Large-subunit ribosomal RNA, domain IV from a marine metagenome, 470 nucleotides, folded computationally. The coordinates come from a structure-prediction model, not an experiment, and the mean pLDDT is 80.

[in-house]
Context: one part of a larger RNA
RNA sequence: CUCGGGUGAAGGAACUAGGCAAAAUGGUACCGUAACUUCGGGAGAAGGUACGCUCCUCAUGGUGAUUGGACUUGCUCCAUGAGCUGAGGGGAGUCGAAGUGACCAGGUGGCUGCAACUGUUUAUCAAAAACAUAGCACUCUGCAAACUCGUAAGAGGACGUAUAGGGUGUGACGCCUGCCCGGUGCCGGAAGGUUAAUUGAUGGGGUUACCUGACCUCUUAAUUGCUUUGAGCUGCAAGGCAAAGACAUAAGCGAGCAAAGGAGUUUACAUACCAGUAAAUGACUGCGCGAGGGUUGUCUUUAACGCCGCAGAUCAGAGUAAUUAAGUGGUCAGGGAAGCUCUUGAUCGAAGCCCCGGUAAACGGCGGCCGUAACUAUAACGGUCCUAAGGUAGCGAAAUUCCUUGUCGGGUAAGUUCCGACCUGCACGAAUGGCGUAAUGAUGGCCACGCUGUCUCCACCCGAGACUCA
Numbered sequence: 001c002u003c004g005g006g007u008g009a010a011g012g013a014a015c016u017a018g019g020c021a022a023a024a025u026g027g028u029a030c031c032g033u034a035a036c037u038u039c040g041g042g043a044g045a046a047g048g049u050a051c052g053c054u055c056c057u058c059a060u061g062g063u064g065a066u067u068g069g070a071c072u073u074g075c076u077c078c079a080u081g082a083g084c085u086g087a088g089g090g091g092a093g094u095c096g097a098a099g100u101g102a103c104c105a106g107g108u109g110g111c112u113g114c115a116a117c118u119g120u121u122u123a124u125c126a127a128a129a130a131c132a133u134a135g136c137a138c139u140c141u142g143c144a145a146a147c148u149c150g151u152a153a154g155a156g157g158a159c160g161u162a163u164a165g166g167g168u169g170u171g172a173c174g175c176c177u178g179c180c181c182g183g184u185g186c187c188g189g190a191a192g193g194u195u196a197a198u199u200g201a202u203g204g205g206g207u208u209a210c211c212u213g214a215c216c217u218c219u220u221a222a223u224u225g226c227u228u229u230g231a232g233c234u235g236c237a238a239g240g241c242a243a244a245g246a247c248a249u250a251a252g253c254g255a256g257c258a259a260a261g262g263a264g265u266u267u268a269c270a271u272a273c274c275a276g277u278a279a280a281u282g283a284c285u286g287c288g289c290g291a292g293g294g295u296u297g298u299c300u301u302u303a304a305c306g307c308c309g310c311a312g313a314u315c316a317g318a319g320u321a322a323u324u325a326a327g328u329g330g331u332c333a334g335g336g337a338a339g340c341u342c343u344u345g346a347u348c349g350a351a352g353c354c355c356c357g358g359u360a361a362a363c364g365g366c367g368g369c370c371g372u373a374a375c376u377a378u379a380a381c382g383g384u385c386c387u388a389a390g391g392u393a394g395c396g397a398a399a400u401u402c403c404u405u406g407u408c409g410g411g412u413a414a415g416u417u418c419c420g421a422c423c424u425g426c427a428c429g430a431a432u433g434g435c436g437u438a439a440u441g442a443u444g445g446c447c448a449c450g451c452u453g454u455c456u457c458c459a460c461c462c463g464a465g466a467c468u469c470a
């Protein structure tokens, strides 16, 4: 120092959040006992007195030894009352500081909040003002009840039956419980509106038997082009043509270039007006030029070495290609009945909702501004706006009051708490109950008496530890 005990001068709550803890009170008998009260309580209220031991005495309760008597001779009755014993009264005496001598064994009173009470609760930080409660009220339920558990069978409710059972709210008792049904809920109503499944009128889409058009293949016919065969005609002649290239080139064509002229337009200058000057641009006309293409002529070439008679035109036949017309088949496009299918959804259609009423101890709600009285202040009074209705009784700085330690009074020397008032209720208010209230409370706040080591302010003692040494 820690823990468990004990004592204490003077003071006596100054301690502290708070008398936490401790101290004090304490038993029995008698006396005595207030406010208030639901008359039961409060109450052990409060406050007092007595108490040991010894002896004497008084009356008395229990038990009933002994003895006697009676007769109905019995487990009978009556009388007597020794001894032991219980509780009580009175008197005398005696000891201590102290006689309920230890242990055991209420501290008390006053004001007030809350909850009526006994009870219940967070096993293990909350016992309370929380929960419950009797009482009160609303509501549901007619029995195979409502309601609850279960998929069901079934069970509870209840072997009950509206003085019963379930649910909800409030919470003994006393006095009471105001206004609002517009919203939400519940109950009732059924005329109208809306509306599900159902019914499937009408319209639209898809598909296609068929129709029309286009295209393709094939067949037939006609026309045209090309190739080829045959026939004659014209031109040329040892040459004639074809193709390619070069040069030249008639007429007509021709992209473009372009002298000159030039309507008009724009800008600048100038201007009384009309005119004007300069520059730029420029439709149109257009001397002229012009790539190219084209006809004809001349020349050259062909080397895979052009043709051999050539070239041109005409007639006939064959082949081939194209076009046109008709037909079979196919493809594509457009239209398209019935059927099938997708869709549209007229009409029919209950409850519910809309709608019409009721209901607040159903959920809930219960205003603002301005003015006004012969001092001032205030406003019984008036006006106005809004609302479903504007908070009634009672209470009120309250377990509710922010400002706030409101203001006043009481208690204290001094009081943010407490008690009593006021009302300016930030933001009480009537079974989400309002206001009271005797009793009750290991309940919250405040005060007083007693008492004390809680404290001023600590000291000592007795134990058990810790600690040191062995």
Stems, first nucleotide, its partner, number of pairs: 001465008010456002014454001019451001027051005036041001038172001052094007060086004067079004071074001095099001107449007114441002119131002135170007147156003173436004178366003183363002185359005192354003203343005210335007218327014233312004239308003242302007253292001256289002260285002264281006367385005394428001395425001406422005